[in-house]
RNA sequence: GGAUCGUUAACUCAGAAGGUUAGAGUAUUCGCCUCAUAAGCGAACAGUCGUCCGUUCAAGUCGGACACGAUCCA
Numbered sequence: 001g002g003a004u005c006g007u008u009a010a011c012u013c014a015g016a017a018g019g020u021u022a023g024a025g026u027a028u029u030c031g032c033c034u035c036a037u038a039a040g041c042g043a044a045c046a047g048u049c050g051u052c053c054g055u056u057c058a059a060g061u062c063g064g065a066c067a068c069g070a071u072c073c074a
Base pairs, nucleotide, nucleotide: 001073002072003071004070005069006068007067010026011025012024013023019057028044029043030042031041032040050066051065052064053063054062
């Protein structure tokens, strides 16, 4: 330098072909339960979906550039 893949909550991930509240588990906080702790149950908190631009009535999802990461080629 080139190719492919990836980037979504603090962490690990889902989100098939664009459509109206963007979810799950873990963690954290609160409550229930218990003599108490753990476990279990319930709830809350948490996201400008890597950045910018474009297409569209509408973009996490499509296109382009860039950034970062992984693998491969040279």

Transfer RNA from Anaerobutyricum soehngenii, 74 nucleotides, folded computationally. The organism belongs to Anaerobutyricum, within Bacteria. It matches the Rfam family "tRNA". The family's RNA type in Rfam is transfer RNA. RNAcentral holds the sequence, with entries from ENA. The coordinates come from a structure-prediction model, not an experiment, and the mean pLDDT is 81.